The RNA shown here (c-di-GMP-I riboswitch aptamer) has 86 nucleotides and comes from a soil metagenome. The RNAcentral record of the sequence draws on MGnify. Rfam family: c-di-GMP-I riboswitch aptamer. Gene Ontology term of the family: cyclic-di-GMP binding.
[in-house]
């Protein structure tokens, strides 16, 4: 970061699997996307198996709190790259 070239990536629905979930993995499929390639350093959001902490019609269950869980296609930041116009 072009009305350029060659590509590349894959949004969300929908199946399968996996997970307590958020999520991820695989097909399918394209909503984008000049890094939407990688990486949880910092902010930011999601989720609460378990842990606590409380309620109820007892166990059941309900309601808070809470990352050790997740999100890089949330922003920023490292690390990498293809082309080569202005």
């Nucleotide at each position: 970061g072009a009305c350029a070239a060659a590509g590349g990536c894959a949004a969300a629905c929908c199946c399968g699997c996996c997970g307590a979930a958020a999520g991820g993995c695989g097909g399918c499929g394209a909503c984008g996307c000049a890094a939407a390639g990688c990486c949880a350093c910092g902010a930011g959001g999601c989720u609460a198996c378990a842990g606590c902490g409380c309620g109820c019609u007892c166990a059941u269950c309900g309601c808070g709190c809470c990352a050790c869980g997740c999100c890089a296609g949330u922003c920023g930041g490292g690390c990498u790259a293809c082309c080569g116009a202005a």

Notes
The model forms 95% of the base pairs in the Rfam consensus.